[in-house]
Context: one part of a larger RNA
Molecule: large-subunit ribosomal RNA, domain I
Organism: metagenome
RNA sequence: AGCGCAGGGCGGAUGCCUUGGCACCAAAAGCCUAAGAAGGACGUGACAAGCUGCGAAAAGCUGCGGUAAGGAGCACAUAUCCCAUGACCCGCAGAUAUCCGAAUGGGUAAACCUACGUGAGGGAACUGCUCACGUGUUCAUACGUGAAACAAAUAGCGUAUGAUCGGUAACGAAGUGAAUUGAAACAUCUUAGUAGCUUCAGGAAAAGAAAUCAAACGAGAUUCCGCUAGUAGUGGCGAGCGAACGCGGAAGAGGCCAAACCGUGAUACUUCGGUAUUGCGGGGUUACGGACUACCAUAAAUGAUCCUAAAGUCUAGCUGAAUGAGCGGUUGGAAAGCCGAGUCCAUAGAGCGUAAUAGUCGCGUAAGCGAAAGAUAGAAGGCAUAGGUAGCACCAGAGUACUACGAGACACGAGAAACCUCGUAGGAAGUCGGGGGGACCACCCUCCAAGCCUAAACACUUUUGGUGACCGAUAGUGAACUAGUACUGUGAAGGAAAGGUGAAAAGAACCCCUGGCGGGGAGUGAAAUAGAACCUGAAACCCUGUGUUU
Numbered sequence: 001a002g003c004g005c006a007g008g009g010c011g012g013a014u015g016c017c018u019u020g021g022c023a024c025c026a027a028a029a030g031c032c033u034a035a036g037a038a039g040g041a042c043g044u045g046a047c048a049a050g051c052u053g054c055g056a057a058a059a060g061c062u063g064c065g066g067u068a069a070g071g072a073g074c075a076c077a078u079a080u081c082c083c084a085u086g087a088c089c090c091g092c093a094g095a096u097a098u099c100c101g102a103a104u105g106g107g108u109a110a111a112c113c114u115a116c117g118u119g120a121g122g123g124a125a126c127u128g129c130u131c132a133c134g135u136g137u138u139c140a141u142a143c144g145u146g147a148a149a150c151a152a153a154u155a156g157c158g159u160a161u162g163a164u165c166g167g168u169a170a171c172g173a174a175g176u177g178a179a180u181u182g183a184a185a186c187a188u189c190u191u192a193g194u195a196g197c198u199u200c201a202g203g204a205a206a207a208g209a210a211a212u213c214a215a216a217c218g219a220g221a222u223u224c225c226g227c228u229a230g231u232a233g234u235g236g237c238g239a240g241c242g243a244a245c246g247c248g249g250a251a252g253a254g255g256c257c258a259a260a261c262c263g264u265g266a267u268a269c270u271u272c273g274g275u276a277u278u279g280c281g282g283g284g285u286u287a288c289g290g291a292c293u294a295c296c297a298u299a300a301a302u303g304a305u306c307c308u309a310a311a312g313u314c315u316a317g318c319u320g321a322a323u324g325a326g327c328g329g330u331u332g333g334a335a336a337g338c339c340g341a342g343u344c345c346a347u348a349g350a351g352c353g354u355a356a357u358a359g360u361c362g363c364g365u366a367a368g369c370g371a372a373a374g375a376u377a378g379a380a381g382g383c384a385u386a387g388g389u390a391g392c393a394c395c396a397g398a399g400u401a402c403u404a405c406g407a408g409a410c411a412c413g414a415g416a417a418a419c420c421u422c423g424u425a426g427g428a429a430g431u432c433g434g435g436g437g438g439a440c441c442a443c444c445c446u447c448c449a450a451g452c453c454u455a456a457a458c459a460c461u462u463u464u465g466g467u468g469a470c471c472g473a474u475a476g477u478g479a480a481c482u483a484g485u486a487c488u489g490u491g492a493a494g495g496a497a498a499g500g501u502g503a504a505a506a507g508a509a510c511c512c513c514u515g516g517c518g519g520g521g522a523g524u525g526a527a528a529u530a531g532a533a534c535c536u537g538a539a540a541c542c543c544u545g546u547g548u549u550u
Base pairs, nucleotide, nucleotide: 001549002548003547004546005545006544007543008542009541015535016500017499020471021470022468023467024466025465026464027463028462029461030460031167032166039100040099041098042055043054044053046078050074051073061094062093063092064091065090066089070082071081072080105114106113107112115135116134117133118132119131120130121129136165138163139162140161141160142159143158144157145156171202172200173199174198175197176196182189186236212219213218223250224249225248226247227246233241234240254453255452256451257397261282262281263280264279265278266277267276268275269274287431289395290394292391293390294389295388296387301385302384303383306382307381312376313375314374315373317369318368319367327340328339329338330337344359345349351363352362353361402426403425404424405423406422407421408420412438433448434447435446436445437444487494488493507534510521511520512519513518
């Protein structure tokens, strides 16, 4: 030195565990903000570095309710306190809430500097000091004031009241809008109206009551799901893109203006006869219309707005069976295990815990019960809202429809290319009217544009509850631990590692070696090769003893 055997060290795989994650389901909730948000800075404890809580009233103050014998967070020690005159804890409602931050008196290099006005404080006292309140932008309304320029007007300035600003993970609407990529290259095309950027909003948003479809039969707003169907189409007819009609479901709801007509004001001009513009009230709202004139008739249904507001629900909780902490044995450190018996409850044998595996030990479970306060809810009621016939021919959304040219969007790339929406130019009819039915024309059918509103079904997130042929610490969130922490970067940003003593600290008194670390005894414990570098403790790697070979 090799090989073997035995025993260790180092190391942290594996097994077991779960405080944390992941996915889905159901229900509920869904904006916060000048009454100062989101997010921070700095403080705050007897001792206090971190996290958590809180704010100079500072791990807290008050009231009401629940519960309860202990309590002073994570955090296991000491001290000092609180508590049946009800602490701690839980719920509801309040008080306080420094400084920065939209930040808003002005400034500024965030958490700082520095004013003015009014009122108050203390003081012998002017200045100064302390405290409270107010002082931002823009818009709207009202009022005051008021130029250049004689007057008037306007601009401007000021005051009061109200609104506004900023934040927000996803979901929504609108505007703008790529490229990588695919086409096995690439340009039309595709990726894709995606990502990104911007604006605006709500708890949902958007859409929405046919100038819609259909096809000779008919349907009857919108939205979402399953089919229709990878069909019809479209397409360097390449890659690809990709409907509709109709059917089955979820949900279900329809309303209001403009105008004609009636009434009543205002302003401007006026030849004082009016003319033009316009406000308000009534009326009226659809293709089976309405106005107007004449005649007739009259009480049920609906309601999304308003008033009022019941039950119920939510935000703390409570009761809750079963043999004495079952009985007799047995193993064990420990019984909930095993054995035995004439055992008990069950609308409860879900689950978790308790020194191993417990229906009957604890928490619970089945089943019931409960609110001073706040939130939600919206039954009933109030309230609001209607018709028919005939005549008449007054009304029914104009720089609109439409056309040409140029674009976009429609599954549809200019195509035979309708329909829809824009830009530029032209530019109707007006109910004997107009649009559509995929060029266009006729016939026929169908609908009524150029005004507005509208729950539910659908999207997303959070909370609560539940479930899992989901993970089990290199997995599952990046994060089971002081985690978006430590650390890196000028910055945008990037971004870890790190769980397990034991049933219980019973965490090793005392003695010995040592400067200490560490160790040897003693003691605890079922176990200490469970001793805090702590469950199990693989391999690589290192060492000791011994056998054997050279």